[in-house]
RNA sequence: CACAGAGUAGAAGCUUGCGCGUUAAGUGCCUGUCGGACGGGGAGUUGCCGGUGGGACGAAAAGGGUAAAACCCUUGCGGUGCAGGUUUCGCAUCCCGCUUCG
Numbered sequence: 001c002a003c004a005g006a007g008u009a010g011a012a013g014c015u016u017g018c019g020c021g022u023u024a025a026g027u028g029c030c031u032g033u034c035g036g037a038c039g040g041g042g043a044g045u046u047g048c049c050g051g052u053g054g055g056a057c058g059a060a061a062a063g064g065g066u067a068a069a070a071c072c073c074u075u076g077c078g079g080u081g082c083a084g085g086u087u088u089c090g091c092a093u094c095c096c097g098c099u100u101c102g
Base pairs, nucleotide, nucleotide: 001102004099005098010089011088012087013086014085015084016083017082018081019080020078021077022076029055030054031053032052033051034050035049036048040096041095042094043093061075062074063073064072065071
C1' cells in the first nucleotide's frame, strides 16, 4: 500500500416466569417539542430510542365463590409491561485503529 475479516449498543422471532388492563390504560398510527444513544477512537444523518403536549382510530369476555359487587379464584382476550433463556440480524455513512494474508 492492497485484499479479506472480527467486534458494540441494540432490534426482531420463539419460549418461560411474574405482573397490568378488560370501568380500556397499554400497544400500534399522525404531529409539535425536549433529550439520549449509535463497534476500540473521532465525526455523525432525513435513520433509531426515550420524556412530554396535541390529534385520529380502536378491543372479548366467560364460568365459579359471595347476600351482592368494581372483591377473590379459574379459563380466555390485548399488535399489553418487566425480567430470564434461546435463535437470527446488527456500527446509515465517513476517517483512523485492530486481526489474517500478500
This is a predicted structure of a 102-nucleotide RNA (THF (Tetrahydrofolate) riboswitch aptamer). It was read from a public genome assembly, where an Rfam model found it. The model forms 82% of the base pairs in the Rfam consensus. Its Rfam family is "THF (Tetrahydrofolate) riboswitch aptamer". Rfam describes the family as follows. Tetrahydrofolate (THF) riboswitch was first reported for Ames et al. as an RNA motif in 5' untranslated (5'-UTR)regions of folate transport and biosynthesis genes in Firmicutes genomes.